Predicted 3D model of a 79-nucleotide RNA (c-di-GMP-I riboswitch aptamer) from Sinanaerobacter chloroacetimidivorans. Its Rfam family is "c-di-GMP-I riboswitch aptamer". Rfam's curators write: GEMM was predicted in a large-scale screen for bacterial structured RNA regulatory elements. Its mean pLDDT, the model's own confidence on a scale to 100, is 77. Lineage of the source: Bacteria > Bacillati > Bacillota > Peptostreptococcales > Sinanaerobacter.

[in-house]
RNA sequence: UGAUGAAAAAGGCAAGCUAUUGAUAUAGCGCGCAAAGCUAAGAGUUAAUUCAUUAAUAAUUAACAGUCGGGCUGCCAUC
Repeated sequence: UGAUGAAAAAGGCAAGCUAUUGAUAUAGCGCGCAAAGCUAAGAGUUAAUUCAUUAAUAAUUAACAGUCGGGCUGCCAUC
């Protein structure tokens, strides 16, 4: 440097639930994740708006990276 693997060791993230709180948030439990780190002009899903209008389709905007996929970065171990 490349490939592979993992919750073995040290760490990380954190669906959902409970309690407290006006809320942000705090504490506990904890589904799970080898990138559940970042990236939204790849696809997809959801919501809203517009045309149409029974609907559907199309367009625009927003969200989702814990939907899939790609790119960049990254701990440990083995080869």
The sequence is in RNAcentral, with records from Rfam.